This is a predicted structure of a 72-nucleotide RNA (transfer RNA) from Archaeoglobus sp. The sequence is in RNAcentral, with records from ENA. Rfam family: tRNA. Rfam links the family to the GO term triplet codon-amino acid adaptor activity. By type it is a transfer RNA. Model confidence (mean pLDDT): 85 of 100.
RNA sequence: GGGCCGGUGGUCUAGGGGUAUGACGCUGCCCUCGCACGGCAGAGGCCCCGGGUUCAAAUCCCGGCCGGUCCA
Numbered sequence: 001g002g003g004c005c006g007g008u009g010g011u012c013u014a015g016g017g018g019u020a021u022g023a024c025g026c027u028g029c030c031c032u033c034g035c036a037c038g039g040c041a042g043a044g045g046c047c048c049c050g051g052g053u054u055c056a057a058a059u060c061c062c063g064g065c066c067g068g069u070c071c072a
Base pairs, nucleotide, nucleotide: 001071002070003069004068005067006066007065010024011023012022018055026042027041028040029039030038048064049063050062051061052060
């Protein structure tokens, strides 16, 4: 330098046109003499950046940046 894959709450992850799923973690309550486990509820992301298409973009297209992998 080129090909391919990826970037979504604190972490990991699903979703591939109609304002985002689950797990872990966090907070509150219940339970316990207390802690842990367990149960219930809640907060937290508008989706890496810029542009385009569309009534509508996390999702499609183009260009960047970053990471992984292969080739040179």